[in-house]
Context: one part of a larger RNA
Molecule: large-subunit ribosomal RNA, domain VI
Organism: activated sludge metagenome
RNA sequence: CGGUUAGUGUAUUGCGCGGAGCUGAUCUUAGUACGAGAGGACCGGAUUGGACGGACCGCUGGUGGAGGAGUUGUGGGACGACCUGCAGGCUCCGUAGCUAUGUCCGGAAGCAAGAACCGCUGAAAGCAUCUAAGUGGGAAAUGCACCGCAAGAUGAGUACACUCACGGGUAUAGCCCGGUAAGUCCCCCAGGAGAUGACUGGGUAAGCGGCCCGAGCUGGAGGCGUCGUGAGGCGUGGAGGCGACGGGAGCGCAUGGACGAGG
Numbered sequence: 001c002g003g004u005u006a007g008u009g010u011a012u013u014g015c016g017c018g019g020a021g022c023u024g025a026u027c028u029u030a031g032u033a034c035g036a037g038a039g040g041a042c043c044g045g046a047u048u049g050g051a052c053g054g055a056c057c058g059c060u061g062g063u064g065g066a067g068g069a070g071u072u073g074u075g076g077g078a079c080g081a082c083c084u085g086c087a088g089g090c091u092c093c094g095u096a097g098c099u100a101u102g103u104c105c106g107g108a109a110g111c112a113a114g115a116a117c118c119g120c121u122g123a124a125a126g127c128a129u130c131u132a133a134g135u136g137g138g139a140a141a142u143g144c145a146c147c148g149c150a151a152g153a154u155g156a157g158u159a160c161a162c163u164c165a166c167g168g169g170u171a172u173a174g175c176c177c178g179g180u181a182a183g184u185c186c187c188c189c190a191g192g193a194g195a196u197g198a199c200u201g202g203g204u205a206a207g208c209g210g211c212c213c214g215a216g217c218u219g220g221a222g223g224c225g226u227c228g229u230g231a232g233g234c235g236u237g238g239a240g241g242c243g244a245c246g247g248g249a250g251c252g253c254a255u256g257g258a259c260g261a262g263g
Stems, first nucleotide, its partner, number of pairs: 006163007016149004022050007034039001052106005060100004067093005072087006110144003117137004164263001166178004183259004187203005207253003211248004216242003223236005
């Protein structure tokens, strides 16, 4: 962009496609069956691992280059004090987010058809025979079941809700033009989304920023007082500072425009 036969929005079914599918050890049954003994089970039950995979960040850690603190060299604010630039200078700690080595979960069970194979009944062939009619069992394989995608599944599905049957032309073609409805898009502010499209939220309201409160981090600001000759200590005071986190409240910013049925 066209289609899905009016135009929309939301929720779905599942044709089909993809993923997953692994395995050890220990205990028990049971020192039982078996075996002269040595040794030592099937079947069944329970527990706990490895590798692999998915999700998550409460815990343990990592990162956290616009958080806090200390400190070196040098520069600036005239000087002291204090603040600050540069070298991620160095060092300690660290919110959100992202993360594994951290945490939780998964493989299963079950059903169906059925291979080799094992059977039942059973003739042809008075017997025998799993087979010829009929019928039971039977594999980590197959189909379903589990997880994800999925109606371009042109076989274009289903349900619910919304919008209405407009104006002009033509004169009957479910035609042409136009303004609209529900609604959608562009644009703008952002994001848990993201290379770009897409997706999610908001656009006069709590969307973003700022502000306030809280959580959380840092770890005791400056000034003043006081003690000490001094470096410095203590008090005021869990102080001051602080990005992403949880809220509140309109201070600022979200201007504006287009498309879109008449069956």